Context: one part of a larger RNA
RNA sequence: GCCAAGGAGUUGACGUUUGUGGCGAGGUUAAUUAAAGAAGCCGAAGCGAAAGCGAGUCUGAAAAGGCGUUAGUCACCGGCGUCAGACACGAAGCCAGAUGAUCUACUCGUGAGCAGGACGAAGUUCUUCGAAAGGAGAAUGGAGGUCCGAACUAGUGCUACAUGCAUGUGCUUGGAUGACUUGUGAGUAGGGGUGAAAAGCCAAUCGAAUCUGGCGAUGGCUUGUUCCUGUCGAAGUAUGCCUCAGUAUAGCCUUGUUGUGCUGGUGAGCGUGGUAAAGUACGGAUAAAGUCUGCAGAGCCGACUGGCUACGGGACUUUCUUCCAACUCAGAACAUGUUUACUGUAUACAACAGGAGUGGGGGCCGGUGCGUAAGGUACCGUUCCGAGACCCGAACAAGGGAGACCAAAGUUAAGGUCCCAAAAUAUAUGCUAAAUGUAUCAAAGGUAGUCUUAAACCUGAGACACUAGGGAUGUAGGCUUAGAAGCAGCCAUCAUUUAAAGAAAGCGUAACAGCUCACCUAUUGAGGUUUGAGGCACCGAAAAUGGACGGGGCUAAGCAUAUUACCGAUACUUUGGAGGUACUCGUAAGAGUAUUCUGGUAGGCAGGCGUGCUCUUUGCGUAGAAGUCCUUCCGAGAGGAAAGAUGGAGCGAGGAGCAAUGAAAAUCUUGGU
Numbered sequence: 001g002c003c004a005a006g007g008a009g010u011u012g013a014c015g016u017u018u019g020u021g022g023c024g025a026g027g028u029u030a031a032u033u034a035a036a037g038a039a040g041c042c043g044a045a046g047c048g049a050a051a052g053c054g055a056g057u058c059u060g061a062a063a064a065g066g067c068g069u070u071a072g073u074c075a076c077c078g079g080c081g082u083c084a085g086a087c088a089c090g091a092a093g094c095c096a097g098a099u100g101a102u103c104u105a106c107u108c109g110u111g112a113g114c115a116g117g118a119c120g121a122a123g124u125u126c127u128u129c130g131a132a133a134g135g136a137g138a139a140u141g142g143a144g145g146u147c148c149g150a151a152c153u154a155g156u157g158c159u160a161c162a163u164g165c166a167u168g169u170g171c172u173u174g175g176a177u178g179a180c181u182u183g184u185g186a187g188u189a190g191g192g193g194u195g196a197a198a199a200g201c202c203a204a205u206c207g208a209a210u211c212u213g214g215c216g217a218u219g220g221c222u223u224g225u226u227c228c229u230g231u232c233g234a235a236g237u238a239u240g241c242c243u244c245a246g247u248a249u250a251g252c253c254u255u256g257u258u259g260u261g262c263u264g265g266u267g268a269g270c271g272u273g274g275u276a277a278a279g280u281a282c283g284g285a286u287a288a289a290g291u292c293u294g295c296a297g298a299g300c301c302g303a304c305u306g307g308c309u310a311c312g313g314g315a316c317u318u319u320c321u322u323c324c325a326a327c328u329c330a331g332a333a334c335a336u337g338u339u340u341a342c343u344g345u346a347u348a349c350a351a352c353a354g355g356a357g358u359g360g361g362g363g364c365c366g367g368u369g370c371g372u373a374a375g376g377u378a379c380c381g382u383u384c385c386g387a388g389a390c391c392c393g394a395a396c397a398a399g400g401g402a403g404a405c406c407a408a409a410g411u412u413a414a415g416g417u418c419c420c421a422a423a424a425u426a427u428a429u430g431c432u433a434a435a436u437g438u439a440u441c442a443a444a445g446g447u448a449g450u451c452u453u454a455a456a457c458c459u460g461a462g463a464c465a466c467u468a469g470g471g472a473u474g475u476a477g478g479c480u481u482a483g484a485a486g487c488a489g490c491c492a493u494c495a496u497u498u499a500a501a502g503a504a505a506g507c508g509u510a511a512c513a514g515c516u517c518a519c520c521u522a523u524u525g526a527g528g529u530u531u532g533a534g535g536c537a538c539c540g541a542a543a544a545u546g547g548a549c550g551g552g553g554c555u556a557a558g559c560a561u562a563u564u565a566c567c568g569a570u571a572c573u574u575u576g577g578a579g580g581u582a583c584u585c586g587u588a589a590g591a592g593u594a595u596u597c598u599g600g601u602a603g604g605c606a607g608g609c610g611u612g613c614u615c616u617u618u619g620c621g622u623a624g625a626a627g628u629c630c631u632u633c634c635g636a637g638a639g640g641a642a643a644g645a646u647g648g649a650g651c652g653a654g655g656a657g658c659a660a661u662g663a664a665a666a667u668c669u670u671g672g673u
Stems, first nucleotide, its partner, number of pairs: 001673006011084007019076005026042003046053002056067004087224002090221001094214006105188009114178001116148003119144001123140007152175003157171002160169002190206001192202003227608006237250005251358002253355008262344001264343010278328002283324003289317005295312001297311001298309004361385003365381006390401003405577007415567003418552003424564001426563006437554002445539003449536010467522004472496003477491003502517001505516003578598002580595006609662001611659010627646003631642004
């Protein structure tokens, strides 16, 4: 892991409520028991703090108001609550009494052990120096929490090998006459011991041992909670809480009873509102112009107080520019009140009573606060997921379509129609050349990419572009300068000849020279130049294994506009069937009609299937019961029936009842494998 068996809302008391039954102004027994037993309990009168009064009473001066003036009681099935272990399993812990120092910590008594080698303290002897004190040398000697290194002891590194009912193995390494190691006997005990102190160790257990008991501790937490079908169907909000994983009350769901014209939609009439958009009439901001004012500043003049101003400030005005959550002259959609008409619905709404669950929410769109922002956070509204299947979106809770009782046939929606893969290699007209795109994957900014469009100007009196030629003269203009000749700089910028040519737009020279340009002519022969707007495209454009339009692939099978077919859902239509609910008929069983009924988590309610046992009625069985295997049939399902085989002695069915009554899950328990 698998299989089998076991495995979780029970029982009692009290209370409350639905239903059923008995009796009824009464109902009922307890201990006990053969009869019997009348104590007690509930009810039959309440109100008031009470005295008290009484179908009333209390408060109040009164008005008025509160409570009362309604049949109960006993028992049983069911729902719920309270107290008990109270649906089952599950802590870490707390307390008490015992058991442990054969492990280990420390201590005490008594024993044992430490190859070999090295260094060579004190002391001693001899020699020698010295007056002495003392010194030097050579021997001898054998000290030491000394050195190297076995036994012994430890356990540093490799975290190498090993993973074995639990600390091993290997290599390496520390100590090894000492605060050493070790045998044996004994002592210290759980808030206690022991500890060269690590909260270490105290029998594989230690920030409080182990065993048993209190004990089924408690757990607002996790997990699990066993047959079927029908019906309705939520909430993640508000307020309080040592409250934030909980709970109470309200809200939202459900069942029953009672009552009632009730709400949804559309149109109309009369109202309410100040948002979106917009506007500038008010308030405020903003751009320009003008007028007035020397007025904070600033500048100039005068300098002694002051004067002037085209900068600046302030006020006003005008036309005009741009705006506003805290502006609104005007003002939607939309929402809402009331009246009315039509339509819809009778499952609607309300009250009372029983039972809940929920009180962690989340997403799109629209409107806000905070935040640079966020798949952010806190709110509001609609809606969806939650609790919603199906089709589309490659895949994809909440995006698009659409709300699934069953069966069959057809038609569509979103989305699609080259192949994978159902349906157009459809039609018409354009655009794109970037594989742009076929995708929801980007901006500011930029582009002689290309298409469309608008305006102005030039143009057969020849435009634009190329090429060729000219591009001159007074003059080297004047000044300045060493020089300044078109071209350092300053001033002026004329005139002439001309087809045209600047007192020169650029390069160049020390200065000249030289090369271009403007401008003119020739050549050529038809459009050209400039500015703006739009479509598609391009650049801007960087991420880590090789790679993604879903893929193949596509120049349309891309983009834009228009059109017609087809495919495509559990949607819609038709036919048949099942069930619910309402109504009608019916004693009932049932039948008929209607239906904008029949997705569903938590949850409420209803009806059934099966298991064991009891009572009763009635059956089967050695001519083969139960059980087992297998097949067929019936039922919407839980399930039921039958044939055959096996098996070898018990087993059903109808009615009524009782429950230790249904397993796939609980790291479930036990056994098997």